The prediction has a mean pLDDT of 89. This is a predicted structure of an 85-nucleotide RNA (c-di-GMP-I-GGC riboswitch aptamer) from a Clostridia bacterium. The organism belongs to Clostridia, within Bacteria. It matches the Rfam family "c-di-GMP-I-GGC riboswitch aptamer". Its family is annotated with cyclic-di-GMP binding in the Gene Ontology.

Order: sequence, then C1' cells, then structure tokens
RNA sequence: AUCCGAAAUGGCAAACCUGUUGAAAAACAGGGACGCAAAGCUACGGGUCUAAGGUAAGCAUACUAGGAUAGCCGGGCCGCCGAAG
Repeated sequence: AUCCGAAAUGGCAAACCUGUUGAAAAACAGGGACGCAAAGCUACGGGUCUAAGGUAAGCAUACUAGGAUAGCCGGGCCGCCGAAG
C1' cells in the first nucleotide's frame, strides 16, 4: 500500500408519523431507527417506479419525451480507523 473487517472515535438513517413541494414516482425539513464500512459523490450501463405533457386511440388502454431511485446491481471519482490474517 492492497485485500480485509475485530475494536474504538465519530457518521448516515429504512418503515412509520407531521409539515412543505410535486400530476405522480418521489424529494426536502423535523421526529424516529430497520439497517449501513462507503447507506459519501456521480444517472455512465442495466433494472425498477412514474408518466402532468406528447403520440396512437378517442371510454378504457398502450407507448413515450421527460422525471424519480446512488438504501437494486455494475462502472467512475473521493475517503475515517487499523486487531487478526
């Protein structure tokens, strides 16, 4: 130094509740902890969710520009501690 993950100092915060924003998925703030060694950052590839608008149809519905998700997986960038191996 790399793999790795014992301990410790700290960190983050699922579900759920309240408020705000949004058409929605969802996001943000407060409360709250299921978990997390990258649960730090990044939508580049795949997946999933959404679809106000658009297209077809004109009831329903399908597809889609776009949006969301980094706590779905992979890639990229950065990074705390140091026991055993």